[in-house]
Molecule: c-di-GMP-I riboswitch aptamer
Organism: Candidatus Izemoplasma sp.
C1' cells in the first nucleotide's frame, strides 16, 4: 500500500417507541432505550424515494428551492487482526 471479515480484544454508531423541541409537512435536534450495522463514518455529485408552505390549474391535480447518507451508486477518510 492492497485485498479479505473468519477469529478475536479493545471499541463505535444507533433503528422502532416514548417525551421534550425547530418545521406547513416530509423530517432535523435532544434525553431514554436498543432492531440492527465493518464504515450505520463525512459529502445531496447521479439515480429513486418522501412532503407540498409558497406558485400554478384543465380541481382534490402538478411541482423542490425542502427533506431521506440506516434506499442504490460515486467520492473522501478511518480501528482492529491475517495474508
Nucleotide at each position: 500500500a492492497u485485498a479479505u471479515u473468519u477469529u478475536a480484544a479493545g471499541g463505535g454508531c444507533a433503528a422502532a417507541u416514548a417525551c421534550a423541541u425547530g418545521g406547513a409537512a416530509a423530517u432535523g435536534u435532544g434525553u431514554a432505550u436498543a432492531c440492527g450495522c465493518a464504515a450505520a463514518g463525512u459529502c445531496a455529485c447521479a439515480g429513486g424515494g418522501c412532503u407540498a408552505a409558497a406558485g400554478g390549474a384543465a380541481c382534490a391535480c402538478c411541482u423542490a428551492u425542502g427533506c431521506c447518507g440506516g434506499c442504490u451508486g460515486g467520492a473522501c477518510c478511518g480501528c482492529a487482526a491475517u495474508a